Small-subunit ribosomal RNA, central domain from an uncultured prokaryote, 348 nucleotides, folded computationally. RNAcentral holds the full RNA, with entries from ENA. The coordinates come from a structure-prediction model, not an experiment, and the mean pLDDT is 89.
[in-house]
Context: one part of a larger RNA
């Protein structure tokens, strides 16, 4: 350096945006770097490969040829590919007009509920379990009715609906804001596509400062249960969760499927647009998504199947028996916990 692969056997970065690169649509002229021919020049002998010779023969040793797959100059060719001029609209983007959505940050409101505390009524219990009990209550609990605070979460709508790159979003109105789809024009004129660093966002635990603090609940206490309970179960209960700013960068961050872009039978549901057609039941075709079953075809099988795990193309990023080990060093990042980049001895 060549190979094979990456749902589940090792293997797709958690996810975006983008440099450097690498990769690139259409019709044309030119160039001649890449690319192909041709010719001089070298490409040392020996050896190697071929064809003869000499030692009785082989190894040796000789002759002569090929072969040196490269360099260098020069002509010649223009399909491709570069590279310059230019061209188009089919890839990608702008512009009108509409759609649907828990897309985002913000500052307001709303009503069930659970907890406490005020008052009323009312009197013995309540609460727990498989059965108890620890706890509550006559200093009036629980139960009911009326007020009052307060902090979380938003039932029904709800739905293999929807939106969003991932993470993730759900009560209701408002102002600001990204992003998709659709239809028909018009514009740009290749402006793509991916992307080693790099940058940005990232669930939930943690973590810092200040707040909050209803339920809830690691720790911690008690009560059971057991042989024995450091557990399952009941009572209580701190951080925490909550909100501001600031860190943390990690997950079964999952479709265990990386991005884009072409082609390959269908049938069935549903969600956004859009055009037919029609007796206002519906149907038809059509585009964007989301599901299901299925054909070819691929898979080791399970199974995937126009949302491919088929059939090809561009780039990235990863994998190379177990264990040791995702450690230990050492760099780097962090207040810290830790991440993150990653061996080897040895072992089987």
């Nucleotide at each position: 350096c060549u190979g094979g692969g990456c749902g589940u056997a090792a293997a797709g970065c958690a996810c975006g945006c983008g440099u450097a690169g690498g990769c690139g649509g259409u019709a044309u002229u030119g160039u001649a770097a890449g690319u192909g021919g041709g010719a001089u020049g070298u490409g040392a002998a020996a050896g190697c490969c071929c064809c003869g010779g000499g030692c009785u023969c082989a190894a040796c040793c000789u002759g002569g040829g090929a072969a040196c797959u490269g360099c260098a100059u020069u002509c010649c060719a223009a399909a491709c590919u570069g590279c310059a001029a230019a061209u188009c609209u089919a890839g990608a983007g702008u512009a009108u007009g509409g759609u649907a959505g828990a897309g985002g940050g913000a500052a307001g409101u709303g009503g069930a509920a659970u907890u406490u505390c005020c008052g009323g009524u009312g009197u013995a219990u309540g609460g727990g379990u498989g059965a108890a009990a620890u706890c509550u209550g006559u200093a009036g609990a629980u139960a009911u009715c009326g007020g009052a605070a307060g902090g979380a979460a938003c039932a029904c709508c709800a739905g293999u609906g929807g939106c969003g790159a991932a993470g993730g979003c759900g009560g209701c109105a408002u102002a600001c804001u990204g992003g998709a789809c659709c239809a028909a024009u018009a514009c740009u004129g290749a402006c793509a596509c991916u992307g080693a660093g790099g940058u940005g966002c990232g669930a939930a635990a943690g973590c810092g400062u200040g707040g909050g603090g209803a339920g809830c609940a690691a720790a911690c206490a008690g009560g059971a249960u057991u042989a024995g309970a450091g557990a399952c179960c009941c009572u209580g209960g701190u951080a925490g969760u909550c909100c501001a700013c600031g860190c943390c960068g990690u997950a079964a961050a999952c479709g265990a499927u990386g991005a884009g872009a072409a082609c390959u039978a269908g049938g069935u549901g549903u969600u956004g647009g859009g055009g037919g057609g029609g007796u206002u039941a519906c149907u038809u075709c059509u585009u964007a998504g989301u599901a299901u079953c299925g054909a070819a075809g691929c898979u080791a099988a399970c199974g995937c199947a126009u949302u491919a795990a088929g059939u090809u193309c561009u780039c990235c990023g990863c994998c190379u028996g177990g264990g040791g080990a995702g450690u230990a060093c050492g760099g780097c990042c962090g207040c810290a916990a830790g991440g993150u980049u990653a061996a080897a001895a040895c072992u089987c």